[in-house]
């Protein structure tokens, strides 16, 4: 360097639910809380789920489209402590 892996060792991250604020909404921040997690660290890049929105005279359901939201859904990528190799 590269692999593997969380036994140890020092750590780190925070599910749900609460309060408050931001969004039309999905969600998303801060605080508290720990369901877990060896990259649960960043990237919306390529799939998945979710949300609004345009069109008719209204409503409602679908469908195009077009935008947005999840990396703690999967895949990619890039970086990274410890052990061993």
């Nucleotide at each position: 360097a590269u692999g593997u892996g969380a036994a140890a060792a020092a750590g780190g991250c925070a599910a749900a639910c609460c309060a408050u604020u931001c969004g039309u909404a999905a969600g998303a921040a801060u605080g508290g809380g720990a369901c877990g997690c060896a990259a649960a660290g960043c990237c919306a890049a390529g799939g998945g789920a979710c949300c609004u929105u345009u069109u008719c005279a209204u409503g409602c359901c679908u469908g195009c489209a077009a935008g947005g939201u999840u990396c703690g859904c999967c895949c990619g990528g890039c970086u990274a402590c410890c052990a061993c190799u």